[in-house]
RNA sequence: UAAGGCGGUCGGGCAGUCGCCGGCGCAGCAAUGUGCGGGAGGAAAGUCCGGACACCGCAGGGCAGAACGGUCGGUAACGCUGACGUGCCGUGAGGCAGGGAAAGUGCCGCAGAAAACAGACCGCCUGUUUCUUUAGGGGAGCAGGUAAGGGUGAAACGGUGGUGUAAGAGACCACCGCUCCGCCGGGUGACCGGAGGAGGCAUGGUAAACCCCGUUCGGUGCAAGGUUAAAUAGGUGAUCGUUUAAGGGCUGCCCGCCCGACUAUGCGUUCACGGGUGAACCGCUUGAGCAUGCAGGCAACUGUAUGCCUAGAUUAAUGACUGCCUCGGCUUUUAAAAAAGCUCAGACAGAAUCCGGCUUACAGACCGCCUUACCGU
Numbered sequence: 001u002a003a004g005g006c007g008g009u010c011g012g013g014c015a016g017u018c019g020c021c022g023g024c025g026c027a028g029c030a031a032u033g034u035g036c037g038g039g040a041g042g043a044a045a046g047u048c049c050g051g052a053c054a055c056c057g058c059a060g061g062g063c064a065g066a067a068c069g070g071u072c073g074g075u076a077a078c079g080c081u082g083a084c085g086u087g088c089c090g091u092g093a094g095g096c097a098g099g100g101a102a103a104g105u106g107c108c109g110c111a112g113a114a115a116a117c118a119g120a121c122c123g124c125c126u127g128u129u130u131c132u133u134u135a136g137g138g139g140a141g142c143a144g145g146u147a148a149g150g151g152u153g154a155a156a157c158g159g160u161g162g163u164g165u166a167a168g169a170g171a172c173c174a175c176c177g178c179u180c181c182g183c184c185g186g187g188u189g190a191c192c193g194g195a196g197g198a199g200g201c202a203u204g205g206u207a208a209a210c211c212c213c214g215u216u217c218g219g220u221g222c223a224a225g226g227u228u229a230a231a232u233a234g235g236u237g238a239u240c241g242u243u244u245a246a247g248g249g250c251u252g253c254c255c256g257c258c259c260g261a262c263u264a265u266g267c268g269u270u271c272a273c274g275g276g277u278g279a280a281c282c283g284c285u286u287g288a289g290c291a292u293g294c295a296g297g298c299a300a301c302u303g304u305a306u307g308c309c310u311a312g313a314u315u316a317a318u319g320a321c322u323g324c325c326u327c328g329g330c331u332u333u334u335a336a337a338a339a340a341g342c343u344c345a346g347a348c349a350g351a352a353u354c355c356g357g358c359u360u361a362c363a364g365a366c367c368g369c370c371u372u373a374c375c376g377u
Stems, first nucleotide, its partner, number of pairs: 001373010012325007020039002023036005041348001045359002048357005053221004060255004065217005070084005086097004099212002104210002106206003121150002123146010158176006177201001178199004183194004225282004235273004240268003247259004289308008327346001328343005
């Protein structure tokens, strides 16, 4: 200097005028006035996970279903996250993946002889018949043996070397690879390293294919839920039942359990029609909160001390204008910079119970660490 990898920050600031919402204080019977502070994000989006909180009188068992899946940690918890390990990709910084294929079933197009207890297209060898040749030899047919060589393919019954054979072949042998057994060292562990014994040894891939194994999972959700006020017709009709109950609740199913009541001109369930209300307040923002320092930990994070309070709307506020500054952009000029002029906040986008994550969108401006190549010293 160029090209990459990983992570992070901002995405405007100051002042004035007017306007909107809410808090605190003062004045006021009240309306209201006045003073001081505050007021939309890094994703507020998606509604994908996990919770807090609220309600549901069994929330109990089983089946189904769903999710996750290397090891050890973090966390309230997780499908999140940290470190480590194995395999693959990359020169590298780094990135991606994860239980089981010897429980079983399925699939692997085309090509190829054959795609999983898989096979003979070309070939190699032997025998036989026949043609040709002086002979050797060569060609064709048939039968048998073979899978070492060639071809096809993403992938073809382990690799190299040898013995052996008619020709070959783990048929046999040595070494490597693989499986099983036991041992030594390191590590919490997954695993890593080492040195032995036995065995010619299962012949692939795929489980975000079905499946098997292990672990986890109650439901509904702030339109949860609660309080107050008001109003109407505690209406009409029908059905079932009256405890051996109709009906309902506990997820989808089953079991099991529970509610449903005190007596008949009553009580309860369900269905249909009809009528009233649809208002106010709470929930509602002090939090598994934030910042800084110290300590522990490789890290995620934990503990502790000090400090801070930072929207709470409800047909839904958080805005508009002006001036200045700054980032960016364009033009002139310059070797380059500086300077001058112009333009001017310019991407994605808007809280609604709250929090921890993940995923997606994003104009532009930066910051840090690391890798590779080239050049120079």